[in-house]
Context: one part of a larger RNA
Molecule: small-subunit ribosomal RNA, central domain
Organism: Algoriphagus sp. ZS3-3
RNA sequence: UUGGGUUUAAAGGGUGCGUAGGCGGCUAUUUAAGUCAGCGGUGAAAAGUUUUGGGCUCAACCCAGAAAUUGCCAUUGAUACUGGAUAGCUUGAGUAUUGGAGGGGUACAUGGAAUUGAUGGUGUAGCGGUGAAAUGCAUAGAUACCAUCAGGAACACCGAUAGCGAAGGCAUUGUACUGGCCAAUAACUGACGCUGAUGCACGAAAGCAUGGGUAGCGAACAGGAUUAGAUACCCUGGUAGUCCAUGCCGUAAACGAUGAUUACUCGCUGUUAUGCCCUUGUGGUGUAGCGGCCAAGCGAAAGCGUUAAGUAAUCCACCUGGGGAGUACGCUCGCAAGAGUGAAACUC
Numbered sequence: 001u002u003g004g005g006u007u008u009a010a011a012g013g014g015u016g017c018g019u020a021g022g023c024g025g026c027u028a029u030u031u032a033a034g035u036c037a038g039c040g041g042u043g044a045a046a047a048g049u050u051u052u053g054g055g056c057u058c059a060a061c062c063c064a065g066a067a068a069u070u071g072c073c074a075u076u077g078a079u080a081c082u083g084g085a086u087a088g089c090u091u092g093a094g095u096a097u098u099g100g101a102g103g104g105g106u107a108c109a110u111g112g113a114a115u116u117g118a119u120g121g122u123g124u125a126g127c128g129g130u131g132a133a134a135u136g137c138a139u140a141g142a143u144a145c146c147a148u149c150a151g152g153a154a155c156a157c158c159g160a161u162a163g164c165g166a167a168g169g170c171a172u173u174g175u176a177c178u179g180g181c182c183a184a185u186a187a188c189u190g191a192c193g194c195u196g197a198u199g200c201a202c203g204a205a206a207g208c209a210u211g212g213g214u215a216g217c218g219a220a221c222a223g224g225a226u227u228a229g230a231u232a233c234c235c236u237g238g239u240a241g242u243c244c245a246u247g248c249c250g251u252a253a254a255c256g257a258u259g260a261u262u263a264c265u266c267g268c269u270g271u272u273a274u275g276c277c278c279u280u281g282u283g284g285u286g287u288a289g290c291g292g293c294c295a296a297g298c299g300a301a302a303g304c305g306u307u308a309a310g311u312a313a314u315c316c317a318c319c320u321g322g323g324g325a326g327u328a329c330g331c332u333c334g335c336a337a338g339a340g341u342g343a344a345a346c347u348c
Base pairs, nucleotide, nucleotide: 004319005318006317007302008301012316014202015201016200017199021195022194023193025089026088027087028086029085030084031083033082034081035078036077037076038075040073041072042071049067050066051065052064053063054062055061092192093189094188095187096185097184098183099182100181104178105177106176107175108174109173111155116150117149118148119147120146121145122144126137127136163170164169207248208247209246210245211244212243216242217241221237222236223235224234259315260314261313262312263311264310267293268292269291270290271289272288273287274286275285276284277283278281297304298303321348322347323346330341331340332339333338
């Protein structure tokens, strides 16, 4: 609750696709459903309400008349707007053509550095670790150096408030397949659009299932220290996990803590992609992104400021004091963990 809001105070759904629904460009004709006007009927009666009179000395009270009853139905008109129908238009949207940039995605290959291990060699007593130590490793030859081999994971430099993606996210190199985007042209279609409840799909990390893999790191765990204690911080080890395939989970400070789309509103500056112009410059100008600083305006302020939190419009989502509580119960989903939906008593 005919109201005000949602960057940070409560509040934008994690993201997209899209059903119903809501909303929707320009012109003409038509219709007359919405809309507007006239008229008729009805809206029972009484009481009440408003109003004009009247009666009790006034008033309350009472009596009479009128209005109102904002609605519904029928009918006659109006046609600006909305809706329906018809015909057209091109600026919204899409298609086409010519170019372009990119860590966008999937699969298969590929390279070097490094860590670790194995084998062989040189070599001898320590190594490692810390604030200091110890546990640990080492004369069965470690650490160090050299050579060869194995295996797994991650990709230094380039690298950039740079790029791409709806979001999550994406980086060695190559190939194949593949999605989106941008610029230019204005050839084609001719409103085909926007949003989007339910729904469907995607969705970091951790976790789960099955089967592989396991170098490094490393929850749990063990030991050594520290300490009054030390179930920690530090050290030595180390299992799950981290990796791959398939399936599940469906959550994050999933953040720009800022929903999507469209239009409008001073400027300066940097950068990515690309086009045009000439006087060819440290030039001018356009489109699409990514940043910084500001006018107006907004804001409680911090700040935002053409990538708005400004001015407006459409649609969706959400909020309504703190705690109890994202809990209980029920239902749905899940193998489970749990997720989604989501109260109340009580209390301040």